[in-house]
Context: one part of a larger RNA
């Protein structure tokens, strides 16, 4: 920048791209078929693999922002208690989110048109002949049908819903100047995201739960400190499922989103 005013929603769908695998088994049925050996089409029903998407309830990995324990060493006067550093000191769990090896789902079925192939009718050529008119089944491929993109599809599409109506000059088809105006919206700015390299998406901006912080809960650790008991002491017991507890649940304006700016006009040849 374009789609002959702007704008915000929804959309159609040219046309692109994904996806399309396939094993065992049982019934049918030991049936048809076959002298026996053996041994089915059609049909239906189970459960599998490797792929492909989702997804975090189990299971399980991580979890340098959680809790515990634990060694040297230092420090806060000492005891106790904490804390720095040591590969996150060293080891055990472990929320949230990301993962798989977890979990759930996916390829079906259908229709068009056909291939090889099988046919019906049918003549040249009085018979035959699936073919020369004609017509009919027939594949994981082909076009549909399921997923996802998608109007720069310049052929630029489609519906709904918002805004702009004022005075003067100078032109005369649709312009152009001067004031005066500055809408719908949209952007900047701020608080953030299961969104994200930035941009961009998407919540929110006080008529507010966007974030933070606080209360509540939850989930993890696993049983604080201080005091009491006991014990000579290391330590045990009891207060006590105790404290303490990222990112996750709900609630509350306490703090921080304040003010405010800037782009877009005037009815569309």
């Nucleotide at each position: 920048c374009g789609u002959a005013g702007g704008a915000g929603a929804u959309u159609u769908g040219a046309g692109a791209g994904g996806g399309c695998c396939u094993g065992g088994c049982c019934g049918u049925a030991g049936u048809a078929c076959g002298a026996g050996a053996g041994g089915a089409c059609c049909c239906g029903g189970c459960u599998g693999g490797a792929c492909a998407g989702a997804c975090c309830u189990c299971u399980u990995g991580u979890g340098a922002u959680u809790c515990u324990g634990u060694u040297g060493u230092c420090a806060c006067a000492c005891c106790a208690g904490u804390g720095g550093c040591a590969c996150a000191g060293c080891a055990g769990a472990g929320u949230a989110g990301c993962g798989a090896a977890g979990u759930c789902u996916g390829g079906u079925u259908a229709g068009g048109a056909u291939a090889a192939g099988c046919g019906c009718u049918g003549a040249a050529u009085g018979c035959a002949u699936a073919u020369a008119a004609g017509u009919g089944c027939g594949a994981a491929a082909c076009c549909u049908g399921c997923c996802u993109c998608g109007a720069g599809a310049u052929g630029a599409g489609a519906u709904c819903u918002c805004c702009c109506a004022a005075g003067g000059g100078g032109a005369u088809a649709a312009c152009c100047c001067c004031u005066a105006u500055g809408a719908a919206g949209g952007g900047c700015c701020g608080u953030g995201g299961u969104a994200g390299a930035c941009g961009a998406c998407c919540a929110c901006g006080u008529u507010g739960a966007u974030a933070g912080g606080a209360c509540g809960g939850g989930u993890g650790u696993g049983g604080a400190a201080g005091c009491g008991u006991g014990g000579u002491a290391a330590c045990a017991c009891g207060u006590u499922g105790a404290g303490c507890u990222a990112a996750c649940c709900g609630u509350u304006a306490c703090u921080a989103a304040u003010a405010g700016c800037c782009c877009g006009u005037u009815c569309g040849g």